[in-house]
C1' cells in the first nucleotide's frame, strides 16, 4: 500500500421569512379564534411473510381432517425468530451457506442413450469337447508340445453408454474372473472413554442389504379454535318492523280454567350456533332464500409501552437482574411544506394510520472498531 470478512453509527446540515399539525397554560367576541412554551414519520414506516398484545364471537370439550415446524442445548410473551455448538458444503482464509427426523413400512420418479436404472451382457476375456496344424520344436512313425478357431459352458474383473451400472484401491489367487481371500478405507450393529445432549475418539467382531430422491406421496414427532381497529363500545338521526316463497309447531305427563286456551316437565323432529367433516354441547318456536327501503354522521378505541437512554453485575452469546433517568407522532380525502442565502460528504430506497417482536426485499454516500489473505521495506 492493495483486496476482502464481519459488527455498529449516520441518513444533508445552518440561518431566515410564510405555512401545516398534537399537547399544556392564559385569554377573547366562547360549534370557534389569538398568544407562549413544547412535540411531530422509518431503517426499512414496504411486503402482508411469521409471532403475539388487545378486542369480539363460541358451554370454549373429543376426533378426523388440514396446515405449519423437524440435529442438539439455550432465549424469549411467542415465533417458521435469535444464540452457542453439532454435522455436511463452499471459501487459502477471515467467514458464509443449511434444502439438518426416517429409504428395512409401503407407493412413486429418474427423459434420452445404453445389453441392462432394482437388476443384466453390446463389444469381450476364459474354454478341458471338437478342429485345423500353412509357420516352429521333439520323433524311426503315430503321435506330442507350441499356436490359431472354437461349441456346451464360466466370467462381470476390462471397454462402451450415462448424472449415476451392482462398494474403493492394491495384492494374492483363477482357465479367466469375482469380497474368491487379504491389508487399509467405506458400511453394519456392538464394547469402552469424553460431552447435558446432537457427536466425537477407540477397540475388536462381521464380507456386508439393492443405490438417488421424501423441497415426491407417504410414516414418525411437536405445534395451531375463529374474526379482526374497516375489531369492538358509546351517541346522535333516519326509514318501510314492508313484499314474496320455502321449512316447522308432533306426541306423552302434569297444573290453572267452565270453556276456548294456557304455563312447566320429558321424548322427538326441524332450524340455527360452534373455520371444513363427526360425536357431543348450548339456543329457539323459529328459521332460510330472493326483492325493495334508511342511516353509512359524531365521539372513542388512540398511544405509558413485553418501552427508551446510561451506569453496574450475571452469562462465551442471545439475554436476565439492579439502580437512575425520559415521555419520544396521533392524522382522520389524511398534518412536517413552500421560498431565499451559504456549506460540502452533493444526498440514495423512501411517508406512520391499533401496537409490538422478528423475517424477507430496496438502497446513494460518509464514520468507527475487529479480523483475514497477498505484495513491498526494515
Nucleotide at each position: 500500500g492493495g483486496a476482502g470478512u464481519c459488527g455498529g453509527c449516520c441518513a444533508g446540515a445552518c440561518a431566515g421569512u410564510c405555512g401545516c399539525u398534537g399537547u399544556u397554560u392564559u385569554c377573547c367576541g366562547c360549534u370557534g379564534g389569538a398568544a407562549a412554551a413544547u412535540g411531530g414519520a422509518g431503517g426499512a414506516a414496504a411486503g402482508u411473510c411469521c409471532g403475539g398484545g388487545c378486542u369480539c364471537c363460541g358451554a370454549a370439550g373429543g376426533g378426523c381432517a388440514u396446515g405449519g415446524c423437524g440435529c442438539c442445548a439455550g432465549g424469549u410473551a411467542a415465533c417458521g425468530c435469535c444464540u452457542g455448538g453439532g454435522c455436511g458444503g463452499c471459501g487459502c482464509g477471515a467467514g458464509c451457506c443449511g434444502a439438518c427426523g426416517g429409504a428395512a413400512a409401503g407407493u412413486g420418479c429418474a427423459a434420452c442413450a445404453g445389453a441392462a436404472a432394482g437388476a443384466u451382457a453390446c463389444c469381450g476375456c476364459c474354454c478341458a469337447a471338437g478342429c485345423g496344424c500353412g509357420c516352429g520344436g521333439a520323433g524311426c512313425g503315430a503321435u506330442c508340445c507350441a499356436c490359431g478357431c472354437g461349441a456346451c459352458g464360466g466370467c462381470a474383473a476390462g471397454g462402451g453408454u450415462g448424472a449415476a451400472a451392482u462398494g474403493g484401491u492394491g495384492c494374492g489367487g483363477u482357465a479367466a474372473g469375482a469380497g474368491c481371500g487379504c491389508a487399509c478405507c467405506g458400511c453394519g450393529g456392538g464394547g469402552c472413554c469424553g460431552g447435558u445432549a446432537a457427536c466425537g475418539g477407540u477397540c475388536a467382531c462381521g464380507g456386508c442389504a439393492c443405490g438417488g430422491c421424501a423441497a415426491a406421496c407417504c410414516c414418525c414427532g411437536c405445534c395451531a379454535g375463529g374474526a379482526g381497529c374497516a375489531a369492538g363500545g358509546c351517541c346522535a338521526a333516519a326509514u318501510a318492523g314492508g313484499g314474496a316463497a320455502g321449512c316447522a309447531u308432533g306426541c306423552g305427563g302434569u297444573c290453572c280454567g267452565c270453556a276456548g286456551g294456557g304455563g312447566c316437565c320429558g321424548c322427538g323432529a326441524c332450524g340455527c350456533g360452534c373455520g371444513g367433516c363427526c360425536c357431543g354441547c348450548g339456543c329457539g318456536c323459529g328459521c332460510u332464500u330472493c326483492c325493495g327501503g334508511g342511516u353509512a354522521g359524531g365521539c372513542u378505541g388512540c398511544u405509558c409501552g413485553a418501552g427508551g437512554u446510561a451506569u453496574c453485575c450475571g452469562g462465551c452469546g442471545a439475554c436476565g437482574g439492579a439502580u437512575a433517568u425520559c415521555c419520544c407522532a396521533g392524522a382522520u380525502g389524511a398534518a412536517u411544506g413552500a421560498c431565499u442565502g451559504u456549506c460540502c460528504u452533493c444526498g440514495a430506497c423512501a411517508g406512520a394510520a391499533c401496537c409490538c417482536g422478528g423475517c424477507u426485499u430496496a438502497c446513494c454516500g460518509g464514520c468507527c472498531g475487529a479480523c483475514u489473505c497477498c505484495c513491498a521495506u526494515c
Molecule: Bacterial RNase P class A
Organism: Steroidobacteraceae bacterium